[in-house]
RNA sequence: ACUCCCGGAGGGCAAACCCGGCGAAAGCCGGGGACGCAAAGCCACAGGUCUAAGGUUUCCCGGGAGUCACGCCGGGAGGCUAUGACGGCUGGGUUGCAAGG
Numbered sequence: 001a002c003u004c005c006c007g008g009a010g011g012g013c014a015a016a017c018c019c020g021g022c023g024a025a026a027g028c029c030g031g032g033g034a035c036g037c038a039a040a041g042c043c044a045c046a047g048g049u050c051u052a053a054g055g056u057u058u059c060c061c062g063g064g065a066g067u068c069a070c071g072c073c074g075g076g077a078g079g080c081u082a083u084g085a086c087g088g089c090u091g092g093g094u095u096g097c098a099a100g101g
Base pairs, nucleotide, nucleotide: 005101006100012037013036017032018031019030020029021028022027035088041094042093043092045091046090047089048086049085050084054081055080056079057078058077059076060075061074062073063072
C1' cells in the first nucleotide's frame, strides 16, 4: 500500500399502518411513521414469489339467422401465459463505510 473480516461514532436507509397520487393488478412514487437493516446502496443475470391488462383456451348465454351444427361477433365464469412487478426471499455482479481490532 492493497484485500478480506469484525466494528457502528458521526451519519444513512425505513417494515406494518395512515394520507395523497399513479397503475388493470401485483406494486410503485411523495408525505407522515419506525419493525428492523453493516450494504435495507446499485443491477431482474440465475432460482423463487406475486399479478394477468393484453393474448390464448374451455364451458355457458346472447346475436346476425332464416333448419341444425361449425365458424364469426358480443357478454359472463374458469384455466394457461410476463411483455408487468418484488433486491426488506436466496444466489451472483458491482460500488462504498470514522476510530479501533
A computed fold for a 101-nucleotide RNA from Desulfovirgula thermocuniculi DSM 16036, annotated as c-di-GMP-I riboswitch aptamer. The organism belongs to Desulfovirgula thermocuniculi, within Bacteria. The coordinates come from a structure-prediction model, not an experiment, and the mean pLDDT is 84. Rfam family: c-di-GMP-I riboswitch aptamer. Its Rfam clan is "c-di-GMP_I riboswitch clan". Rfam links the family to the GO term cyclic-di-GMP binding.